[in-house]
RNA sequence: UCCCCAGUAGCACAAUCGGUUAGCGCGUUGUACUUAUAAUGCAAAGGUUGUGAGUUCGAGCCUCACCUGGGGAA
Numbered sequence: 001u002c003c004c005c006a007g008u009a010g011c012a013c014a015a016u017c018g019g020u021u022a023g024c025g026c027g028u029u030g031u032a033c034u035u036a037u038a039a040u041g042c043a044a045a046g047g048u049u050g051u052g053a054g055u056u057c058g059a060g061c062c063u064c065a066c067c068u069g070g071g072g073a074a
Base pairs, nucleotide, nucleotide: 001073002072003071004070005069006068007067010026011025013023019057028044029043030042031041032040050066051065052064053063054062
């Protein structure tokens, strides 16, 4: 320098062919239960989907550039 893969909640991951309000588990908070704690049940909070732009009636998904991480070639 070039090529490939990945980036979504605090963490690990889903989201089908572009279409309803972006979900699951763990964790966090509250609550019920208990003498108390743990465990368990219920509920809630938490996301500008890495950044910016473009295409589209509509983008986590398609296109371009950039950033970060991993791998490969010279």